RNA sequence: GGCCCCGUAGCAUAACCUGGAUAGUGCGACCGGCUUCGGACCGGUUGAUAAGGGUUCGAAUCCCUUCGGGGUCA
Numbered sequence: 001g002g003c004c005c006c007g008u009a010g011c012a013u014a015a016c017c018u019g020g021a022u023a024g025u026g027c028g029a030c031c032g033g034c035u036u037c038g039g040a041c042c043g044g045u046u047g048a049u050a051a052g053g054g055u056u057c058g059a060a061u062c063c064c065u066u067c068g069g070g071g072u073c074a
Base pairs, nucleotide, nucleotide: 001073002072003071004070005069006068007067010027011026012025013024020057028046029045030044031043032042033041050066051065052064053063054062
């Protein structure tokens, strides 16, 4: 340098292929209940689409560029 794959809350993961309205779930964190206290359990809260642009009535999803990570060829 060429080609391929990946990037979604603090962590993990679904939705992507086939565009659809408030981006779901678990763990965590916080608050409350329960308890003598804590744990477990129950209820609630919390926070995310790597960045920019384009297409579209509508983009996490499609297209382009960039950034980061990994693989492969030379």
This is a predicted structure of a 74-nucleotide RNA (transfer RNA) from a Nanobdellota archaeon.